[in-house]
About this RNA: Two RNAs folded together computationally: RNase P RNA and transfer RNA, 447 nucleotides in total.
Parts: sequence; structure tokens; C1' cells
RNA sequence: GAGGGGAGUGGGAGCCGCGGACUGGCGCCUGUUGGUGAGGCGUACGGUUCGAGGAAAGUCCGAGCUUCGUAGGGCAGGGUGCCGGGUAACGCCCGGGCGGCGAAAGCCGACGGAAAGUGCCACAGAGAACAGACCGCCGACCUUCGGGCCAGCUGGCUCUGAGAUCGGUAAGGGUGAAACGGUGGGGUAAGAGCCCACCGCCUGGCGGGUAACCGGCAGGGCACGGCAAACCCCACCCGAAGCAAGGCCAAGCAGGGGAGAGCGGCGGUCCGCCGCGUUUGAUCCCCGGGUAGGCUGCAUCAGGCGGCGGGUGACCGGCGUCGCAGAUAAAUGGCUCCGCAGACAGAACUCGGCUUACAGCUCCCCUCCGCAC
RNA sequence: GGGGGCGUAGCUCAGCUGGCUAGAGCGCCACGUUGACAUCGUGGAGGUCACAGGUUCGAGUCCUGUCGCCCCCA
Repeated sequence: GAGGGGAGUGGGAGCCGCGGACUGGCGCCUGUUGGUGAGGCGUACGGUUCGAGGAAAGUCCGAGCUUCGUAGGGCAGGGUGCCGGGUAACGCCCGGGCGGCGAAAGCCGACGGAAAGUGCCACAGAGAACAGACCGCCGACCUUCGGGCCAGCUGGCUCUGAGAUCGGUAAGGGUGAAACGGUGGGGUAAGAGCCCACCGCCUGGCGGGUAACCGGCAGGGCACGGCAAACCCCACCCGAAGCAAGGCCAAGCAGGGGAGAGCGGCGGUCCGCCGCGUUUGAUCCCCGGGUAGGCUGCAUCAGGCGGCGGGUGACCGGCGUCGCAGAUAAAUGGCUCCGCAGACAGAACUCGGCUUACAGCUCCCCUCCGCAC
Repeated sequence: GGGGGCGUAGCUCAGCUGGCUAGAGCGCCACGUUGACAUCGUGGAGGUCACAGGUUCGAGUCCUGUCGCCCCCA
């Protein structure tokens, strides 16, 4: 100097103004009474204390909690997908394996199965799954140009080239994203795993590892392409709805019509189980009316901080300590000084993650290059 | 809070079940026709398929994420 990984921070003081909790004063009410004490409500009267984020966002996952009277099994449907751990759980996190990228530190991976079956591989190309001859190479035979030799009327032999037919070939070239193993050598008329060596693949067993997997040994025929973010197969997992869930109180109205012997138990469907009902009619549908107020749920939890022990780590155990927002048209604003911290941006039931947005500063560790000592 | 759908030419929409020139109608331009306009006929231009990444030989189409719009329930 360049690169990689991780953690933290996002103002301090003062004045005025907000919301919650606790508490005091003042006023009122209940109730009691010899005195005293308790509860509730109000208050432009005080005091103390607390008061938005790393993502509060997206609503992508998982749960806690609430309701569905009790509740089982299957099918369909959905999710995850290497191995081993962590966790309340997860599609998350940690460690490892394999593969890819990178010089490295590191980063990424939708990473089970293609002999369970079905399907696709367009165009180009001879041929795209157990296929195939376009160019080419070799051989046979025939024709022919030229040269040489012999004979010398026709003709015979041989060399180079060209053409037609037949046969052999898949090494070389071409087409294509991909061509039915690769490299090197031998062999052959020319070639080919035809043969050999090394890789690759298959089979067998051995060693290391919990495992994924790794290593080496022996033998083998040299054959069994790709795509599953194609349908699918395999393994494991999954009730539904959601705090606007749900509970309590107050207030208020107005019912009418239709279907009906079956209906309901809230993802769909089947079985099972349970409950209600069958003309005093369950349940469902349509029209119309009332209420949309108050309290609760509402914050003590798989919680935060400190330090000790175990573990490579995620994390776990136990000790000490703290209480850290609860609004409901929705609380954090304004001013001054110092400092320079701007950006993305405001809780609404609560947590564990993932994803997206965003930049200033500080610290730690690692890799590589250059220079100096 | 929960669920569903859409984004392709200037506009309205096809393209579904992946194939190497991405389409139709209207609109626009040019030429012809007409005294002139309209109509009609012929031809032409016009597209990073919302954005980014991934799977695949190949993506408008399959998968993931982001942005914007619409609908339904409570």
C1' cells in the first nucleotide's frame, strides 16, 4: 500500500415542554369512628425515576401465548435435502466433508437419487443414448492422363495422379453447449482398448474417521451422456386462525323473508368419534336495524449485565446483580454552549433468525506486495 | 394483521407447457388515391419483456430477492 474476517459507536451539559411508574399536597366520595387507619376519583400544584433500532423495515421462516367442546388415522397438499452438533424450534447458527472461485487470507453452493418409471436435449450436424459416415485414410477391381521397361499389329508389367463401384475404418478434420472414456506408446493395409503404462470407471475386501468421506491394495470388462430451480422416487417435518387473537363491563335496537331433513365440530378430502336436530325445526342464505364506548390482554422474561467453569465453536452450566417504552388520532420536541456523527431511519403482543437499506469514526485478527534496518 | 393477482412497442393486450428474427389491434411516419381532408390500399419505424441475481447449451417463460400497482377478508 492492497485485500479479507470480526466487534463497537451513533453525542455531553443546562432550561422549558411531553408519556409511564412510584410518591407528596389539595379537593371530593365511600366506609368507620373515642381516636386512627384503608380504598377510589379529580387536579394548567410538586418530587424521584424510566422512556425507540441495528435494522424498530420486509412479513420471508420458527416459536411462546389465545380461541376453535374432546380428538385419532389415511390420502391429497406444502416444506427441508451432504455429515455431525447447537437451539424452545427453524428453511437459522457452529464445526467438518466434497465441489467451484481466488495468488492467499477467505467467499459461495437449491449439496439425496438419472439401473424405480416417464420426459426433454431445439438449430447445426452423418450421428444426441446403447447412435452414426459428411470430409478424409486404407484395400480390391475397372476406366483414364503422363513417365519408364519389354515386345513391337493388337498388348503386358510398374510408378505418380484423377474418377466410378464395392469393402474396411471411426485415430485425424468439421458441426455443436455436449459426440458412447483421456494422454502417451506399440501394433495395423489404414485404424480402433486391438494390446500396454498411467488416469478415469466398476467389483471385492483392508485401514483411518461417530459420519459425510479419505487413503492405499487386488482384479476386471474397457463400458453405464446431460438435465430432477423437468414430472417424479426416497428420508424427515407440518392442525387452522391470529392480540384487529381472546376475556370482562356498560349502553342500545327491530325485525322480516327463503331453503330445510339433516347439520356442525373452521385448510381440502375419506373413514372413525362426539354433539345438536328431524315440523314445539338444528343449520344455512338474503334484506333491514343497533353498537363501534371503557377496562383488560399490556410486559418478569427461551430477559439484560458482570465475572467463573466446560466446549475448537455455535452454545451450556451455575454464582451475583438489575428491572430497562407501553402509546391508543398514537409519547422524545424547541432553545443555548461544547463536540463533530452524518446516513438508513420511529416500538403497537413478545422473542430467535433471515433478507433488504445505510455511511462517518474507533478497535482487534489474518493474507499478499514493496521499501528500510 | 392476513391472503391473492399484475408489470411486454406511445396505448390496450396475446405470448400458457423454455428453442436462436418477440407478436396483434389502435396510434405515428412515408407513398398512392382526392380539388382538399377523412376513409381506403401499400410499406416502414418503434422493445435492454419492471429491476438485480441464479438454474440451463439456451429464460419473456423456471427459482430467489427488491421496487411499483390493483383486488379480497378481518